[in-house]
RNA sequence: AAGGUAGUAGUAUAACCUGGCUAGUAUGGGGGACUGUGGAUCCCUUGGUCCGGGUUCAAAUCCCGGCUACCUUC
Repeated sequence: AAGGUAGUAGUAUAACCUGGCUAGUAUGGGGGACUGUGGAUCCCUUGGUCCGGGUUCAAAUCCCGGCUACCUUC
């Protein structure tokens, strides 16, 4: 310098290709039930689309630019 992959709750991960219901699940945090205490179990709750712009009635998803990490080539 060129090309590729990835970026979503504190953590991990799905949805992305093929735009559309309140962005789901597990774990974690907070509260409660249960219990002699704790654990386990159950219920409620909490919190997220890397950044900027564009297209569209509507963008996590499509397009452009940027940033970061990893990989390949020179």
A computed fold for a 74-nucleotide RNA from a Candidatus Woesearchaeota archaeon, annotated as transfer RNA. It was read from a public genome assembly. It matches the Rfam family "tRNA". From the family's description: Transfer RNA (tRNA) molecules are approximately 80 nucleotides in length. It is annotated as a transfer RNA.